[in-house]
């Protein structure tokens, strides 16, 4: 130093105000929210060199930049393995499957990412129809940080 090992910790936000109604944070008007990794024409800082000395140029490093571009997690489904169980079935594990949404204008060599505007999307169960309430969940989790060690 360390991508493999093991351990620890962390790891999701949001209906203001109003209408109808016997009843709705579920309908209607309106409001609000955006997991994780990657990419990147974001922005900032540093370093080296060049310089016509300019608020400049080139190279490079670090941090940072997408709900709807790529991938991924929770939920749900499936067979398999193991455990429990008389059976039904339940639990756990790895794996497989399913799984939402973006346009217009501007700038520019180039926009899926920048700027402006408009639009759209959001598991299951419960309940007056739920992205936002309650519940499975003091769960799981993509992953993040720190430590440790095989190894070099």
């Nucleotide at each position: 130093g360390a991508a493999g090992u093991c351990c620890u910790u962390c790891g999701g936000g949001g209906u203001a105000g109003g209408g109808u109604g016997a009843a709705a944070u579920u309908c209607c008007c309106a409001a609000c929210c955006g997991g994780c990794g990657g990419u990147g024409a974001u922005g900032a800082a540093g370093u080296a060199c060049c310089u016509u000395a300019g608020u400049g140029g080139u190279a490079u490093u670090u941090c940072u930049a997408a709900g709807c571009c790529c991938g991924u997690g929770a939920c749900c489904c499936g067979g398999c393995a193991c455990a429990u169980u008389u059976u039904u079935a339940u639990g756990u594990g790895a794996c497989g499957g399913u799984g939402g949404a973006u346009c217009u204008g501007g700038u520019g060599u180039g926009a899926a990412a920048c700027c402006a505007g408009g639009g759209c999307c959001g598991a299951c169960a419960g309940u007056a129809u739920a992205g936002u309430c309650u519940g499975g969940a003091u769960g799981g989790g993509a992953g993040a940080a720190g430590g440790u060690u095989a190894c070099g």

FMN riboswitch aptamer (RFN element) from Litchfieldia alkalitelluris, 152 nucleotides, folded computationally. Model confidence (mean pLDDT): 81 of 100. It was read from a public genome assembly, where an Rfam model found it. Of the family's consensus pairs, 100% are formed in the model. NCBI's taxonomy places the organism under Bacteria, Bacillati, Caryophanales, Bacillaceae, Litchfieldia.